[in-house]
Molecule: SAM riboswitch aptamer (S box leader)
Organism: soil metagenome
RNA sequence: CAUCUAGAGGGGUGGAGGGACUGGCCCGCAGAAGCCCCGGCAACCGCCCCGGACCUUAGGUCCGGGAGAGGUGCCAAGUCCAGCAGGUAGCCGUCGAGGACCUGAAAGAUG
Numbered sequence: 001c002a003u004c005u006a007g008a009g010g011g012g013u014g015g016a017g018g019g020a021c022u023g024g025c026c027c028g029c030a031g032a033a034g035c036c037c038c039g040g041c042a043a044c045c046g047c048c049c050c051g052g053a054c055c056u057u058a059g060g061u062c063c064g065g066g067a068g069a070g071g072u073g074c075c076a077a078g079u080c081c082a083g084c085a086g087g088u089a090g091c092c093g094u095c096g097a098g099g100a101c102c103u104g105a106a107a108g109a110u111g
Stems, first nucleotide, its partner, number of pairs: 001111004009038005017027003021083004039075003044071002048066008079107001084104005091099002
């Protein structure tokens, strides 16, 4: 700096944890984490191809699209939800606070 509401799981081993943190809410002995094997998803990097724009030729840069044999990543739930700030016609509320919803940030994850 970019992306994060989509997508994609079986086996072996292991034996109680896991979902970052906090609070919820979930997943888990019908077997958690970790490790191994195989499979898959995706398209960030890389590679190749197509179209367009620009740059000084070779060529390069950028934008869009395609492919997926390479390097990462990922394969419960929206990044599982909220956490901080602002806003809201309608809904809930003792019409208040607040809930709920919306927007943005923070934090986190991946490249």